[in-house]
Order: sequence, then structure tokens, then C1' cells
RNA sequence: AUCAGCAAAAACCAAACCCGCCGAGAGACGGGGACGGAAAGCCGCGGGUCCGAAACGGACUGACGUAUCUGAUUGGAAGGAAAGCCGGGCUGCCUGA
Repeated sequence: AUCAGCAAAAACCAAACCCGCCGAGAGACGGGGACGGAAAGCCGCGGGUCCGAAACGGACUGACGUAUCUGAUUGGAAGGAAAGCCGGGCUGCCUGA
């Protein structure tokens, strides 16, 4: 340096769920908690997934009375989330070859 993780040892991380807190939301952060993880360390680069308060549009509702306004809904997308979905990049512990 490369490959591998059957066995050993020392450590590490922490899903669901609960509480607090931030956010419109996906979700983040802190505490508890462990389903799991040999990169479950870091990076949204590709694919996919999720959210999406704007502009603009659709079909409605009500006000109103002829071109606007209100309300909720829906399409849409600026933008955003997740590295514990799959790839990719960078770095790293132990053991073995």
C1' cells in the first nucleotide's frame, strides 16, 4: 500500500419510540433509549426518495357585480431534506493475508 472480516480485543456510533427545542414542512439539534452498523466517520457529485410557505396556472367557495378580492384545495417549481436507499469521492481503528 492492497485485499478480507471467520475468530479475538479495546473503543465508537445509535433506528424505532418518548421528552425538550427549532423549522411552513421534509427534517435538524439536545436528553433518554438500542434496532442495527467494519466506515452508521466526512462530502448532496450521479440516480432515486421526501418536503416545498413564492411567481404562475386549474377546478371550486364566498364576497361582490364584470374584474377584482377572500378562503381552503390542487398542479407547479425557486429552493430545501436525508450520507442508516443505491452508487461515487476523501479520510480512519483492530485483526488476518
c-di-GMP-I riboswitch aptamer from a Desulfobacteraceae bacterium, 97 nucleotides, folded computationally.
The prediction has a mean pLDDT of 83.
The model forms 95% of the base pairs in the Rfam consensus.
Taxonomically the source falls in Desulfobacteraceae (Bacteria, Pseudomonadati, Desulfobacteria, Desulfobacterales).